About this RNA:
Predicted 3D model of a 319-nucleotide part of an RNA (large-subunit ribosomal RNA, domain IV) from a Phycisphaerales bacterium. Lineage of the source: Bacteria > Pseudomonadati > Planctomycetota > Phycisphaerae > Phycisphaerales. It matches the Rfam family "Bacterial large subunit ribosomal RNA". Gene Ontology terms of the family: ribosome and structural constituent of ribosome. The full RNA is in RNAcentral, with records from ENA.

[in-house]
Context: one part of a larger RNA
RNA sequence: CGGUCGUGAAGGAACUAGGCAAAUUAACCCCGUACGUUCGCAAUAAGGGGGCCCUUCGGGGCGCAGAGAAAAGGCUCUGGGAACUGUUUAUCAAAAACACAGCUCUGUGCUAACUCGCAAGAGGAUGUAUACAGAGUGACGCUUGCCCAAUGCCGGAAUGUCACGGAACCGGGUCAGCUUCGGCGAAGCUCGGAACCCAAGCACCGGUCAAUGGCGGCCGUAACUAUGACGGUCCUAAGGUAGCGAAGUUCCUUGUCGGGUAAGUUCCGACGCGCAUGAAUAGCGUAAUCACUGGAGCACUGUCUCCACGACCGACUCG
Numbered sequence: 001c002g003g004u005c006g007u008g009a010a011g012g013a014a015c016u017a018g019g020c021a022a023a024u025u026a027a028c029c030c031c032g033u034a035c036g037u038u039c040g041c042a043a044u045a046a047g048g049g050g051g052c053c054c055u056u057c058g059g060g061g062c063g064c065a066g067a068g069a070a071a072a073g074g075c076u077c078u079g080g081g082a083a084c085u086g087u088u089u090a091u092c093a094a095a096a097a098c099a100c101a102g103c104u105c106u107g108u109g110c111u112a113a114c115u116c117g118c119a120a121g122a123g124g125a126u127g128u129a130u131a132c133a134g135a136g137u138g139a140c141g142c143u144u145g146c147c148c149a150a151u152g153c154c155g156g157a158a159u160g161u162c163a164c165g166g167a168a169c170c171g172g173g174u175c176a177g178c179u180u181c182g183g184c185g186a187a188g189c190u191c192g193g194a195a196c197c198c199a200a201g202c203a204c205c206g207g208u209c210a211a212u213g214g215c216g217g218c219c220g221u222a223a224c225u226a227u228g229a230c231g232g233u234c235c236u237a238a239g240g241u242a243g244c245g246a247a248g249u250u251c252c253u254u255g256u257c258g259g260g261u262a263a264g265u266u267c268c269g270a271c272g273c274g275c276a277u278g279a280a281u282a283g284c285g286u287a288a289u290c291a292c293u294g295g296a297g298c299a300c301u302g303u304c305u306c307c308a309c310g311a312c313c314g315a316c317u318c319g
Stems, first nucleotide, its partner, number of pairs: 001314008010305002014303001019300001028050004036041001038139001052061003062066001074298007081290002086098002102137007114123003140285004145215003150212002152208005159203003165197002169193006177184002216234005243277001244274001255271005
């Protein structure tokens, strides 16, 4: 000097990104226990008290100490997130990520759809739409607005376009024959063209958003001012409804006001010019739960003011 422990005056978070670490608390019995609530919880809430031995139950005795050692919740208030128990990056992430019951949509009538396989075959399932498969959302409560123009999907006995195939017919080559010797040219074979017939698809016409997605601008206007219920105009498929809102989303921003502090870029409650919220990529609430995350307080402490001493193990010196 380092490590692992122990103790500490006065103060008690002044430390720090942050009470990180440490300390406090602790098992059992008795008393007592708020808000909230889905009536289950919350809750070991919180906060108090007790402990050994003798006793005639009045009391008495011993120790510094009676759960006499070890092991054994610190607590409360208030936001955010995810309902919950679960799952995960074996070896830097345990979470608000994944999953989840519940909700919704789509497909599938059984040799099911779907998946694996070249196939046979197998799974689905010795199941049968209260089933199975795919997708999204994610308990529960209240809800889930407008847009089908684009893209997708579904439907549509017409029409347009349209492949292979078929094909009336037309033309070329070849050559039996004929010939005026220039040519003409049957059948067959063959080459090329082709009216017309012809599926899906696409076009076209509809439907569909808990399908992919989207959800405006400018100008004016009320008898102070300000604001704009109201009007005009342009564009659109439709112009963001209910909610929530400087948010886990707010750039400007330490927005403004209120609260908490002596002092608060964080926090809580409001406001709303939402740079760039918003309804199953769900919206807003919500008891319970949480090695999640923000803020505050009580208790407690060597985290700190400010370090000191001790034990052991190293390092170091000597042997």